[in-house]
Context: one part of a larger RNA
RNA sequence: AGACGGGGACUCGCACAAGCGGUGGAACAUGUGGUUUAAUUCGACGGUAAGCGAGGAACCUCACCAGGGCUAGACAUCUUCACGACGAUCUUCCGAAAGGGAGAUCUUCCCACAAGGACGUGAGGACAGGUGCUGCAUGGUUGCCGUCAGCAUGUGCCGUGAGGCGCUCCCUUCAAUGGGGUAACAUGCGCAACCCUCAUCUCGUGUUACACGCAGUCACGAGAGACUGCCGUCCUAUAGACGGAGGAAGGUGAGGAUGACGUCAAAUCAGCAUGGCCCUUUGAUGCCCUGGGCUACACACAUGUUACAAUGGCCGGAACAGCGGGUUGCCAAGCCGUAAGGCGGAGCCAAUCCCUAUAAAAACGGCCUCAGUUCAGAUUGAGGGCUGCAACUCGCCCUCAUGAAGUUGGAAUCGCUAGUAAUCGCGGAUCAGAACGCCGCGGUGAAUACGUUCUCGAGUCCUGUACU
Numbered sequence: 001a002g003a004c005g006g007g008g009a010c011u012c013g014c015a016c017a018a019g020c021g022g023u024g025g026a027a028c029a030u031g032u033g034g035u036u037u038a039a040u041u042c043g044a045c046g047g048u049a050a051g052c053g054a055g056g057a058a059c060c061u062c063a064c065c066a067g068g069g070c071u072a073g074a075c076a077u078c079u080u081c082a083c084g085a086c087g088a089u090c091u092u093c094c095g096a097a098a099g100g101g102a103g104a105u106c107u108u109c110c111c112a113c114a115a116g117g118a119c120g121u122g123a124g125g126a127c128a129g130g131u132g133c134u135g136c137a138u139g140g141u142u143g144c145c146g147u148c149a150g151c152a153u154g155u156g157c158c159g160u161g162a163g164g165c166g167c168u169c170c171c172u173u174c175a176a177u178g179g180g181g182u183a184a185c186a187u188g189c190g191c192a193a194c195c196c197u198c199a200u201c202u203c204g205u206g207u208u209a210c211a212c213g214c215a216g217u218c219a220c221g222a223g224a225g226a227c228u229g230c231c232g233u234c235c236u237a238u239a240g241a242c243g244g245a246g247g248a249a250g251g252u253g254a255g256g257a258u259g260a261c262g263u264c265a266a267a268u269c270a271g272c273a274u275g276g277c278c279c280u281u282u283g284a285u286g287c288c289c290u291g292g293g294c295u296a297c298a299c300a301c302a303u304g305u306u307a308c309a310a311u312g313g314c315c316g317g318a319a320c321a322g323c324g325g326g327u328u329g330c331c332a333a334g335c336c337g338u339a340a341g342g343c344g345g346a347g348c349c350a351a352u353c354c355c356u357a358u359a360a361a362a363a364c365g366g367c368c369u370c371a372g373u374u375c376a377g378a379u380u381g382a383g384g385g386c387u388g389c390a391a392c393u394c395g396c397c398c399u400c401a402u403g404a405a406g407u408u409g410g411a412a413u414c415g416c417u418a419g420u421a422a423u424c425g426c427g428g429a430u431c432a433g434a435a436c437g438c439c440g441c442g443g444u445g446a447a448u449a450c451g452u453u454c455u456c457g458a459g460u461c462c463u464g465u466a467c468u
Stems, first nucleotide, its partner, number of pairs: 001468002003465003007462007015452002019416005026306008034297002042053002064292007073127001077126008087106008109117002129279002132277003138273002140268003143264001145262001150189006156165003169180003195256004200224007227250001230244005308409001312368005324355003329348002334343003375406001380401007422444007
C1' cells in the first nucleotide's frame, strides 16, 4: 500500500421490513447429474452452469456408434508426364446406399494447320483435410462485481524509501453532482449531457389512411416545450432541499442504447481467427454412404406449463387492441368435412390484399351448487388429418372413448415499488414439419414502503492484524 475482521462511524440497493404473487407437494414439458448403452457426441458447474451454446436432433444437421466404401482425396494453389475438348444420353453387373466394374450412342472449343491455351481424367510430386489436444500459449467476443462511482495522470509539496497529498473534511447530489474550505493546482477515462422511443402543442406534406370535400383524435417529417425558469419557507441566505403556481409533462418526465481502471490464469481452440503439438500411401483422428444414437430410465436437482376450482367450469349471441410477417410466400369469398383439414382460386412484392369479418380475459343471459364433481386433465385404446423421399425407433394436430395424481404444498426459498406486480390473449425469429422455451406487443389492472435494529451486497473514512 492492499486484503480481511463474528471492529467502529456514515450512506445506498426490492437488501431487510410492509405488501402482492409464486417455487419447494401433484402431473407433464425442457435442461442437468447419475445410471444404462455399441453410441447415448462435445462444451457450460456457487453466486456468474443446468428452457444455457441450441433463434427449433426423424434423414441432413452430426461432431457419437455399427457396418460398407474412397485415398493427392468432398475443397485450394502450383508442377511433370500421358490421354481426351468439355460434356450429354442410354444399357448392364455387384450393392442398403456410397462406391466399384463393363459397354454403346451423340458431340469435337479458340486456332487455316502445327505449336500453344482453357477444361477434364489418369499416374507422380509440393500438399490438402481434421468439430483432434492445449482458453494455463493467444486474438476477438462475453459473463460477474455494476450503470456501482469510482480509476488514473502532469507539475508541485511531504517522506531516507516503498509511498502519500490531490480524491481527506463540512454541506449537497442518483452521481469524484455541485458549493465551501484546503499543499495543492490542473487534466484524462468514467457520471451527466449529446443519440433513439413515448407523452403535449405548432407548422408542413397528404397515398394506399380519412367520409366525396373541408377537416382531424390518422401517417410521415420539421420545430416549440422543462431550465429549480417563477413565488414562498429553510440553509454559510452558496450549492441545494421542501411546498406552491402555471403547465400535457416538475425537479433525472418514463423507457432504451451507452458498461471507466480492473477482478475471477472466469467462459469460449466446437462461431471465427491463430502459435505449438498430434493424425494422415492405408484398418486415417481426413472424406462419402446406410442404419442407429443425441429422444434410454430405479433415481436426484434446476427452470417452466397445467391444475387442485364457484372471484369458478360449461353453453349462447357480430363488445373492444397493438407489435409484427408475407412471392419457393400470405392466402379472401364460396363449397365439403363434427374437426384437424381439403377443394377453390379473387387480391397482394402490401398504410391498398392476406395472416386477422368477431383477440382473449371483460360485460350480458342460462345451467352446474361444493362433490375427486359438469373441477382437473395425465395415461391408454380406436379412427382420421398435415408436412416431408421417409413420421417404427422419434413429429405436430383433430374426433370419439378412457379418465390418473392432485383438495393450496415441510424445512426452506424467489420475483416485484406503477401502467409495475398479477392476469388475458396476439405477433415474430428459427423453421418443410416440429414451443409449455425465447424475443416482442397490446387489454384489464392492484396492494404496500413505519423505518434502517437485523440478513445479503456495495461505497467512503477511521481502526486492528500472526495474511500478501